RNA sequence: GGAGCCGGCCGGACGAUCGCGGUACCGCAAGGUAUGGAGGAAAGUCCGGGCUCCACAGGGCAGGGUGCCAGGUAACGCCUGGGCGGCGCGAGCCGACGGAAAGUGCCACAGAAAACAUACCGCCUAAGCGCCUUCGGGCGCCGGUAAGGGUGAAAAGGUGCGGUAAGAGCGCACCGCGCGGCUGGUAACAGUCCGCGGCACGGUAAACCCCACUCGGAGCAAGACCAAAUAGGGGAGCGGGCGGCCUUCGGGCCGCAAUGUGCGGCCCGCACAGUUCCCGGGUAGGUUGCUUGAGGUGUGCGGUGACGCACAUCCCAGAUGAAUGGUCGUCCACGACAGAACCCGGCUUACAGGCCGGCUCCCACC
Numbered sequence: 001g002g003a004g005c006c007g008g009c010c011g012g013a014c015g016a017u018c019g020c021g022g023u024a025c026c027g028c029a030a031g032g033u034a035u036g037g038a039g040g041a042a043a044g045u046c047c048g049g050g051c052u053c054c055a056c057a058g059g060g061c062a063g064g065g066u067g068c069c070a071g072g073u074a075a076c077g078c079c080u081g082g083g084c085g086g087c088g089c090g091a092g093c094c095g096a097c098g099g100a101a102a103g104u105g106c107c108a109c110a111g112a113a114a115a116c117a118u119a120c121c122g123c124c125u126a127a128g129c130g131c132c133u134u135c136g137g138g139c140g141c142c143g144g145u146a147a148g149g150g151u152g153a154a155a156a157g158g159u160g161c162g163g164u165a166a167g168a169g170c171g172c173a174c175c176g177c178g179c180g181g182c183u184g185g186u187a188a189c190a191g192u193c194c195g196c197g198g199c200a201c202g203g204u205a206a207a208c209c210c211c212a213c214u215c216g217g218a219g220c221a222a223g224a225c226c227a228a229a230u231a232g233g234g235g236a237g238c239g240g241g242c243g244g245c246c247u248u249c250g251g252g253c254c255g256c257a258a259u260g261u262g263c264g265g266c267c268c269g270c271a272c273a274g275u276u277c278c279c280g281g282g283u284a285g286g287u288u289g290c291u292u293g294a295g296g297u298g299u300g301c302g303g304u305g306a307c308g309c310a311c312a313u314c315c316c317a318g319a320u321g322a323a324u325g326g327u328c329g330u331c332c333a334c335g336a337c338a339g340a341a342c343c344c345g346g347c348u349u350a351c352a353g354g355c356c357g358g359c360u361c362c363c364a365c366c
Stems, first nucleotide, its partner, number of pairs: 001362010012331007020037001022035005039337001043348002046346005051219004063215005068082005083097001084095004098210002103208002105204003120149002122145003128141005157175006176199001177197005182191003223288004233279006241256006259273005295314008332335001
C1' cells in the first nucleotide's frame, strides 16, 4: 500500500423565531412563566415474560413446541462458552446437530437390481450332462462371479498381497467401521492406549413414529370506577264515572264513557295518553389502567464470557382524532431507513453517510 474478518458507536450541528401537545406554578378568566417532548430499528407482530380478566383438586389422553453439552436469564426458539460436522490459506463463518442393528412407510427418472440384494454387458467353464472333433479342443445346457463396464443423488467398506476356473473379508496386513474396557473432561466428546468382531450398519425422522424436556385461554378495544337524556325493567304512593268477570276482600283484568294533550278561530271529527317518586342494569360521555422500570449512567468487585453483586447518582414522551413541526441565518462530509399508543427481553427485516477498537492474508521497503 492492497484485500478482508469481527465487535462497538453516531444517524446533520449551532442559533433565532412562530406553533403543537405533557407537567409544575401564577391568574376569576383569557393567558403567562419554567421545564422536558420518538427510534436504533418506534417496523414485522415471529418467539419469551410482566400485568389484567376468565378457567383450574390431582393425574392421564389428545394436540403444539423445543431438541449436541454446560452455563446465563424473569423467561425464551435468545445469548455466552465448549464439542462435533462443513466451508475458508487465514482472521473467521455456517449448521432443526437426539434416535434409522423398536416398528411402519417412501426412495422419482435411469438402471439387471433401491434393500431377506441383484446377473444387462463383461469375466469363468474347475465339477455334471449332451453333441462334434483334425483328439489339441470347440459348441450348447446346467451353472459360478460382484473384481471390470454401464445407470443413478445413492449400488452392500477402501488399498495391496495371497488365493481361485474366474472371483469374493475367502485368508492376511494397513486404513475405515462397530462393541467393550482404560485414560482425560462436569458433560457433549476426545485419545487411538488395550481387547473383541471380518463387517453383522444404504438414505430419509422440516415422513409417521420413539425418547427427553416443556406448554391452560384471551388480551390495555385486558380490566376497574363515575355516570346523563330517551326508551325499556322492578318497586312504592296517589288517582279512576259506569258495567261485566275474578278475588286470598288488599285489589286485578276487560269494555264503554268522561277527562287531559295535540291538530283547529270554534264545532264536528281525528290522533295520543294514567301520574309522582325511588331502585338497579346498560348506552353516550368522563376518569383510571399510563409509565419509576427485570430502568439509565458512573465506579469497584467476581466471572474466559453471556452476566451477576455492591455503592453512588439521575428521572428521561405519555397523546386519545391523537403533540414531537414550519420558517430564517451560518457551517459541513449536504443528511438514509423510518414515527411511540400497556410495558419489557430477544429475533428478523429496512438503512445515505461516517467514526472507533481488535485481528487475518498478500505485496514492497528498512
Bacterial RNase P class A from Sulfurivermis sp., 366 nucleotides, folded computationally. Its mean pLDDT, the model's own confidence on a scale to 100, is 76. A source record names the gene rnpB. Rfam family: Bacterial RNase P class A. It is annotated as a ribozyme.